[in-house]
RNA sequence: UCAGAACGAACGCUGGCGGCAGGCCUAACACAUGCAAGUCGAACGAUGAAGGCUCUAGCUUGCUAGAGCUGGAUUAGUGGCGCACGGGUGAGUAACACGUGGGAAUUUGCCCUUAGGUACGGAAUAGCCCCGGGAAACUGGGAGUAAUACCGUAUGAUGUCUUCGGACCAAAGAUUUAUCGCCUAAGGAUAAGCCCGCGUCGCAUUAGCUAGUUGGUGGGGUAAUGGCCUACCAAGGCGACGAUGCGUAGCUGGUUUGAGAGGAUGAUCAGCCACACUGGGACUGAGACACGGCCCAGACUCCUACGGGAGGCAGCAGUGAGGAAUAUUGGACAAUGGGCGCAAGCCUGAUCCAGCCAUGCCGCGUGAGUGAAGAAGGCCUUAGGGUUGUAAAACUCUUUCAGAUGGAAAGAUAAUGACGGUACCAUCAGAAGAAGCCCCGGCUAACUUCGUGCCAGCAGCCGCGGUAAUACGAAGGGGGCUAGCGUUGUUCGGAAUCACUGGGCGUAAAGCGCACGCAGGCGGAUCAUUAAGCUAGGGGUGAAAUCCCGGGGCUCAACCUCGGAACUGCCUUUAGAACUGGUGAUCUAGAGUCCGGAAGAGGAUGGUGGAACUCCUAGUGUAGAGGUGAAAUUCGUAGAUAUUAGGAGGAACACCAGUGGCGAAGGCGGCCAUCUGGUCCGGAACUGACGCUCAGGUGCGAAAGUGUGGGGAGCAAACAGGAUUAGAUACCCUGGUAGUCCACACCGUAAACGAUGAGUGCUAGAUGUCGGGGGUUUGACCUUCGGUGUCGCAGCUAACGCAUUAAGCACUCCGCCUGGGGAGUACGGUCGCAAGAUUAAAACUCAAAGGAAUUGACGGGGACCCGCACAAGCGGUGGAGCAUGUGGUUUAAUUCGAGGCAACGCGAAGAACCUUACCAGCUUUUGCAUCCCGAUCGCGGAUUUCAGAGAUGAUUUCCUUCAGUUCGGCUGGAUCGGUGACAGGUGCCGCAUGGCUGUCGUCAGCUCGUGUCGUGAGAUGUUGGGUUAAGUCCCGCAACGAGCGCAACCCUUGCCCUUAGUUGCCAGCACAUUAUGGUGGGAACUCUAAGGGAACUGCCCGGGUUAACCGGGAGGAAGGUGGGGACGACGUCAAGUCAUCAUGGCCCUUACAGGCUGGGCUACACACGUGCUACAAUGGUGGAUACAGUGGGCAGCGACCUCGUGAGGGGAAGCGAAUCUCCAAAAUCCAUCUCAGUUCGGAUUGCAGGCUGCAACUCGCCUGCAUGAAGUUGGAAUCGCUAGUAAUCGCGCAUCAGCAUGGCGCGGUGAAUACGUUCCCGGGUCUUGUACACACCGCCCGUCACACCAUGGGAGUGGUUUUUAC
Repeated sequence: UCAGAACGAACGCUGGCGGCAGGCCUAACACAUGCAAGUCGAACGAUGAAGGCUCUAGCUUGCUAGAGCUGGAUUAGUGGCGCACGGGUGAGUAACACGUGGGAAUUUGCCCUUAGGUACGGAAUAGCCCCGGGAAACUGGGAGUAAUACCGUAUGAUGUCUUCGGACCAAAGAUUUAUCGCCUAAGGAUAAGCCCGCGUCGCAUUAGCUAGUUGGUGGGGUAAUGGCCUACCAAGGCGACGAUGCGUAGCUGGUUUGAGAGGAUGAUCAGCCACACUGGGACUGAGACACGGCCCAGACUCCUACGGGAGGCAGCAGUGAGGAAUAUUGGACAAUGGGCGCAAGCCUGAUCCAGCCAUGCCGCGUGAGUGAAGAAGGCCUUAGGGUUGUAAAACUCUUUCAGAUGGAAAGAUAAUGACGGUACCAUCAGAAGAAGCCCCGGCUAACUUCGUGCCAGCAGCCGCGGUAAUACGAAGGGGGCUAGCGUUGUUCGGAAUCACUGGGCGUAAAGCGCACGCAGGCGGAUCAUUAAGCUAGGGGUGAAAUCCCGGGGCUCAACCUCGGAACUGCCUUUAGAACUGGUGAUCUAGAGUCCGGAAGAGGAUGGUGGAACUCCUAGUGUAGAGGUGAAAUUCGUAGAUAUUAGGAGGAACACCAGUGGCGAAGGCGGCCAUCUGGUCCGGAACUGACGCUCAGGUGCGAAAGUGUGGGGAGCAAACAGGAUUAGAUACCCUGGUAGUCCACACCGUAAACGAUGAGUGCUAGAUGUCGGGGGUUUGACCUUCGGUGUCGCAGCUAACGCAUUAAGCACUCCGCCUGGGGAGUACGGUCGCAAGAUUAAAACUCAAAGGAAUUGACGGGGACCCGCACAAGCGGUGGAGCAUGUGGUUUAAUUCGAGGCAACGCGAAGAACCUUACCAGCUUUUGCAUCCCGAUCGCGGAUUUCAGAGAUGAUUUCCUUCAGUUCGGCUGGAUCGGUGACAGGUGCCGCAUGGCUGUCGUCAGCUCGUGUCGUGAGAUGUUGGGUUAAGUCCCGCAACGAGCGCAACCCUUGCCCUUAGUUGCCAGCACAUUAUGGUGGGAACUCUAAGGGAACUGCCCGGGUUAACCGGGAGGAAGGUGGGGACGACGUCAAGUCAUCAUGGCCCUUACAGGCUGGGCUACACACGUGCUACAAUGGUGGAUACAGUGGGCAGCGACCUCGUGAGGGGAAGCGAAUCUCCAAAAUCCAUCUCAGUUCGGAUUGCAGGCUGCAACUCGCCUGCAUGAAGUUGGAAUCGCUAGUAAUCGCGCAUCAGCAUGGCGCGGUGAAUACGUUCCCGGGUCUUGUACACACCGCCCGUCACACCAUGGGAGUGGUUUUUAC
C1' cells in the first nucleotide's frame, strides 16, 4: 500500500422489465400561488331557501306575479369543544437534555367506577337597527335583545381552612320523552410536572471557580418540593476522581464494521427533547408561555390616498438562491387514524395511492437444441499452421418478459374503491423489441502484434516509457462482473500500527541525573466477625421495530407477518462466606531498636608536611638559550640558559595504587585533630507489619557560566605574534586575559552511561578479589554472610549478547515510547540577574529514517607473502635529423575502425593504377544467384574504322556452327528480350547477438555433493601450525569427499645408446689431382631422423614434529618444475570487432546498388607515441682475412663468363633442391686519423643514371658525382632486462611486379648486479573499521545563483465573533 464490507452518495460510459424501499447531507437562506383545523341549529337570539295549503290579480285554463299560513334548507354573530394532537426541522443545548433505575411534595379536559345533588332569582351584551370616522385594515356612539354566556341567594359534606370554638365553597339546560347534559366528592385509567443514583466528546499551552454564592429562620410564590423570590443570620459550597473556561455536538433504540473486545455513526422507522423570521413577554386554558394565537422590540418583504396597515412554508406541492447533488404546484378520504357532532355528516397535503429518478436491495429476460467445409473475414505465424470457434450460417424448436385482444379480483362485516380495467388468468404473432462496463507487469484472475521512443502518456504501492514496452495508444485474443460497470469521497477492517482482550523501553522510538516523601496504588502469618466487592437462586424492569432461530404469506427472492430466544444493563430480595476489603484479637519469618566487633579517598571544619614550579635577592660563570618535522616569533653581553645559597607565593598531593575501597547519584586520594552520616558481621534482649513504590512536592546535583568580595604559582578559552598552507580565523611554537582556587549566593544541565527505574521471591556452576564470621587434618582446605569482576548451563533475545550484580521466571508501583524531517523548535505558561532551563505543538515535506548481523569492495588500518615492484646494476626513451602511427588543422575527399594500463611501426604479412570502402565527373538499372513467359540457336575467338578520358556505343571482315531425341521447337543447355518475386549495400545499432580476441593473469585461485552450525543472508570444508613456484604437500580440525584450475602427460633444446647411411660424413686402406670426399670403398666419427634410455629428493649428512619439506654433499651431460614453448579456472571490464565471417531488427532500391577515368587515403603552423641513425677513438676510414644458423627458390633462385666506378645489363650451366642456388656473414685483425662540428654525423638539395611496372608528376626503390643541416650524450619525467639474459653484430623469411628503420625468425661475440623488502606499483591470504554495494573515479555537508511550493513581514482595506466602555 492493496485485496473485504458498507453508503440518503456524486461523476464517466451504458441502459430491457417488474417488485420492495429510498430521495436538500449544502443556505434554521428568501419565498409568488394553492391547499394543510375545524365542527356543533339536539346551547342561543336571529335569518327564513325549496316545497305544501289558502286567497287575490293577470290572462295564451294552467302558467306567471303578489299576500297569508305552514315548512325548515342556509349561517354572519353569541356560546361549547377542538386548535397544546397530528405534520416539519435539528439552529440552540455538554444539560437531570437524553438513557437507565429509583423517589415524593403534585395536577390531570374528554373516559371508567361509586356516592350525592340539579332549588329560587337578577343584571347585562354581540348579532340586528340608527348615526358616524377611515384609502384600507378596522372602528366610535346611541336604542333595544337571547342563552348550556355572566351574577346573586338557598342547600350543603367523608371537601377546604382551623386558634378545634367554628368559618367557607355548587349546578344548565335541550328535547323527537328515548336519552344527552350540568354540579360536588372519592377512587381508577391516561397524560404531565418535580427530585435523586449511575452513564454521556475534545483541550490542563483552560487551575482555581463562586455573593443568592452554600446553609438556616420568617415571609411570599407555585398544581407541587426547593434561594424559586425576599428580609435577617452564619461563612460556607465546588475542584487533579478535573471545578471554571474554550471548542464541538440534539440524545437514544439502533445502523455499519469487526472473530470478539472495540471503532465510526445517529438518513429513512420508533421514543424523548428543543425550536417555529430574530429577541423578550404574558393572556386564555385541564394542558401553551402556543408552527398556520396575542402584545412589544428588531431585521426583511408587500400595500398605501403617506395619515397608517399587512406578513412569517424548519406543514404538502412548488419557486429562486446555494451546491457535486436530491422528485409532482397529481388523485382520494375507499381504507387506517384524528377533531366536532345524538346522528346524518363535515374537515383532515395525517394517511392511502399514483407520477419522476438504475439511488439501493431482490427477481427475470435478451433464446434453446443440432451443427466441421473447423466457411468467409479479423489477428498471429517458425508460412506448415494456429486462434476467434459450435461461435456464425444452415436446420429443428420454444415464447418467460415486452406487444395485441378478451376476461377479471381480494382489499368491504350491509353500503361506500382513489389505486384501476390494476394484480392475475386465457388466447394470438414472431427469435422476433432487449448488453454493456472495467481489467490483463507483480500484489491480482487474464498475452500477443503494431504505433510511439524519458515524447505522448500511465500510476493504489512498487514502478513503466531513452527503437524489439505482456505497464503508454490501438487492434486481435483473454479474465472479471453484469442492467449495470468503473472512478472519486467517507467509515470500519486488515492495523497486535495506542496492544482491556493484545505491544514495548541495553544497541531499533522509549528508564526522570539521583534521592527523600504527602496523596494514591499494592501489601506477611493465625483466629473470630461483617457482608462492600464476589458467587448462586427468585422478583421487577430492560417500549415497539431491528438482529438471531423456527414457522407462515406474496409463483421465488427482496419484502411482509406470527411465535420464540435475545436485549450481555439497572433496581430489589433470599442465601453463601473461600478470596479481596472493613472490624476485633494474637504472632514473628518482613521492617526497625539494642549489645559486641569490623573496614573504608563517605562528608564538614581547623591545622600541618615535603617534592615540583614561578618570581625576588646574592654568588659562580659566558654566549648562547628556548623551541620544532624543520624553523621563527621569544629570552640573552643592561649577563640569559646552567649552577649554588637564601627568601616569597599559590595550587596540586609522585611512590603506595589494585576491573581495590566508600557514597543515593554527582563524586571522593599527603598527614593530624575535632564533629558527623551510612554499611557489614556475630548475638537474639525488645517493638510487633511499623512495609514497598510514588503523580504533584522537596532536597542534592560534574564541568562551563553568572553576581559580590578575596586570591592568582602553574595551566589556559578570547586575543597577539611566529610557522605550516593555495588559503589556515586550525592542528605546531612563543606569549597571554577571563577562568581554574577560597567565601557567600545563583544556574540545574552532560554520552549525568551499565545508554539497563525501585523493591521482593525463585532458577546449574567454575574461578579471581575486598570485608566479617564458623570449622579445621593448618593446606593450593571446607563452609557462611555482604560487596566487586571474569567465564559459563537452562532460559531469553531480531541478532549482538545477558545469564544469582539477568536483558531468565513471576508479583507490586512509578516514569517513558508510537515513521523520518520540521523540532526539543515556535507561541503561551513557570523559573532565572543573564546565559538560558522546563513544559511543548502545527503547517509543510519525504517513502523512508533506523537496529543487528552477512558477503564483497575499499582504507594515507594491522599481520604474512610474492612479482625486474623497489633496491643493486647494464642499456635506453624524453633533447637532434629522419622513418612510421595518432591527434589537431586543412581539404571536393584527406574512407572507416582502435582511445589509460589493455589505442597510437595497431586492423595494414607491404595505398603509384588495382587494392579502395572516400571525393569529382561520366555511365548502367532484374543487374552476380533462383523461378516464370517469349524469341533465337547459339556462344566464343581474332580483326577494321569511327565517337569518347574510359567504361561503353556504333561498325567491317574471318574462324567456329551445342547435346539428347520417340524426329514433335519435344527435352536439356546457352544467349537475347520482357515481367515481377527478388538481387545488391564496407549503410546504422558490438548497448539486440554468435564466433573470435584483449585484460586482470600462468595470478592461485573458483566451486559443488552430503553432513554440521545459524530464524536467515550465510558459515564450515577453503580457517589454524609448518612448507611450496603453486588451495604444492604434511600435521591438526565437524567435517568427509569431489570438480574446474596448479603440476604432469605434448613439442623443442641439452647427454648417451640402438637402427639406418643419401644428396650428408671420411678414421683406417687404395687411386687420381696443383688443390678439393673428386673416385673405389667404409659405417667408425660428425650429422641427419626414427625408436629407446636418463632425473626420481633415488643415495649420504644435518635440520625439522619419527611429517611435508629445507640446507649441504656424492655421482651425473643435466639436480631439485634442467632451459624454452604450446596450454589461460569461476569470472570482471554492457572491454574490442555488424569493415574477416555469420546473424536479428531498422534503412536505401534509376540508388546508400553496379561500372569507369582522374584525384584522395602520402596535405602541414603544431602536439604526442613507437623506432632508425648519430653526436664519435670500446670510434671513423682503408686493407687483410676465419668461423654460423634458420630459411627461400620455376612467370623462381640463378653459379660461371663478360660490359659498367656502381645500381645493373648481355649471355649462360645447374636446380622443384641435405645434390644446384640465394650465400658475401658481421662484429674480428692490421694500418692510419688524434679530439675538431672533425677523415664524426649524414639530413637536405643539384646533376647524371639503373630497376620494377600499361604507367614512377602528385606518390616507389637503388646507384654515382657533388652538396654537408641539426647534433658535442639530452630538463622534469620515464622504459626494458636476472644468463647464453642484457648489450652488440650481422643473416633469413612472409607480404610482394616494385617498395622494410616495421613484423616474424636465426645464429655470432657476450657482461654487470640482487644487501634486502622500509618505501612506490600490482597481486594473494588472514584480520579489523565502514553511513560504500553502478562498491572510494563511492558516499556526502554547507554557502551562493536561478526556478517552484508552503508559510511569514508589508502602506493598507473589507468582513465576522467575543469582550469592555458609552
Predicted 3D model of a 1366-nucleotide RNA (small-subunit ribosomal RNA) from an uncultured organism. RNAcentral holds the sequence, with entries from ENA, Greengenes and SILVA. Its mean pLDDT, the model's own confidence on a scale to 100, is 84. It matches the Rfam family "Bacterial small subunit ribosomal RNA". Clan: SSU clan.